[in-house]
Record summary
Predicted 3D model of a 369-nucleotide RNA (Bacterial RNase P class A) from a Geobacteraceae bacterium. The organism belongs to Geobacteraceae, within Bacteria. The sequence is in RNAcentral, with records from ENA. A source record names the gene rnpB. Its mean pLDDT, the model's own confidence on a scale to 100, is 78. Rfam family: Bacterial RNase P class A. Rfam links the family to the GO terms dimeric ribonuclease P complex, tRNA processing and ribonuclease P activity. By type it is a ribozyme. The model forms 92% of the base pairs in the Rfam consensus.
RNA sequence: GAAGAAAGGCGGGCAAUCGCUCCGGGCACCGACGCCCGGAGAGGAAAGUCCGGGCUCCGCAGGGCAGGAUGCUGGAUAACGUCCAGUCGGGGUGACCCGAAGGAAAGUGCCACAGAGAACAGACCGCCUGCCGGGGCAACCCGGCCGGUAAGGGUGAAACGGUGAGGUAAGAGCUCACCAGCAGUCCGGGCGACCGGGCUGGCUCGGCAAACCCCAUCCGGAGCAAGGCCAAAUAGGGGAACGUCAUGAGGGCUGCCCGCCCCAGGUUCCCGGGUAGGCCGCACGAGGUCCGGGGCGACCCGGAUCCCAGAGGAAUGAUUGCCGCCCCCCAACGGGGGCACAGAACCCGGCUUACGACUUUCUCCACCG
Repeated sequence: GAAGAAAGGCGGGCAAUCGCUCCGGGCACCGACGCCCGGAGAGGAAAGUCCGGGCUCCGCAGGGCAGGAUGCUGGAUAACGUCCAGUCGGGGUGACCCGAAGGAAAGUGCCACAGAGAACAGACCGCCUGCCGGGGCAACCCGGCCGGUAAGGGUGAAACGGUGAGGUAAGAGCUCACCAGCAGUCCGGGCGACCGGGCUGGCUCGGCAAACCCCAUCCGGAGCAAGGCCAAAUAGGGGAACGUCAUGAGGGCUGCCCGCCCCAGGUUCCCGGGUAGGCCGCACGAGGUCCGGGGCGACCCGGAUCCCAGAGGAAUGAUUGCCGCCCCCCAACGGGGGCACAGAACCCGGCUUACGACUUUCUCCACCG
C1' cells in the first nucleotide's frame, strides 16, 4: 500500500424564538375551556410480531391420549428456539467463520437419470472349466450352449472395504500381513460431550429421519380490544302500589250461563343487567448510572445514587446562529453540500431485518529499510 477478519461504543452538540402533549404550582371559574410560571417529552433498532417471560381472566385433584416445539456437552437466566464456555464435523493460506449436531445392526418407506443390477444386489462386456459346430498340419481361432466368477471394463451422487502376497480352472476376506471402519472389552485423561492407547473378533453391516416413525425434554387456553370500576338516553326484564271503567274465542272454580278470582293492556315509583361515555389497568421496573467483589465468560452479589415518554385519530416539530464530522471546489483565505435507517401504544429478555460514519485489535499478500 492492498485485500480481508473480529470486537466496541456512538447515532450530531449547544443556545435562542415560535408551536404540540402530559405533569406540578398560581390566577380565574359552579365546572369545563382559558391565562401565567416551571418541569418532562422516542430508538438502537421504537420495525417484523418470529420465540420466551411478567401481568390479567377462564379452566384445573393427579395422570394419560392427541397435538406442537426442541434435540452434542456443561453452564447462565424469570424463561427461551437466546447467550457463554467447550466437544465433534465442515469451510478458509490465515485472522476467523458455519452447523435442527439424538436414533438408519426397532419397523415401514424412498433413492431421479443412466445402468444388467440401487440393498441380505447384480452376469452387459470381459475371464475360466466342460460340451457341440466350423476353420487350421498344429499351437490355437470363431460361433453357440450348460455352469463358475464381482479380479478387470462400463453406468452412476452412490455398485456391498483398500493395497500386496498366497491360493485357484478363473476368481473371491477364501487365507495371511498392513491400513481404514465397526462391535466388544480393558487402561489413562476430562464433571461431561469426547480425547489418547492396548487387546479380541474377518464383523465389513450404503444414503435419506428439514420421509413416516422411535427416544428424551418442555408446553392448559386466551390475550391490555386481557381485566376491573362508575354509569345516561331509548328499548326490553323483574318487583310494588294504584286502577281493575272499557277491551280479550286468555287461564282457574262449573257440563253451560251469570258471578268471582288471576293474567295481559294503563299510570306512578323502585331494582338489577348491558350499551354510549368516562376512569383505572399505565409507567418503581427481572430499572438506569457509578464503585467494589466473584466468575475464562454469559452472568451473579453488595453498596451508593437517580426517577427517566405515557398519547388515545394518537404530542415529541420548525426556523435561525455558533461549533463538530464527512464530501466537493480553490494555490490560499474561503465557499458550497450532506449528517442515514426510521416514530413508542401494557411491560420486559432475545432473535431477525433496515441503516450512517468512526475507533481498536488481528490476518494474508506485495514493496522498502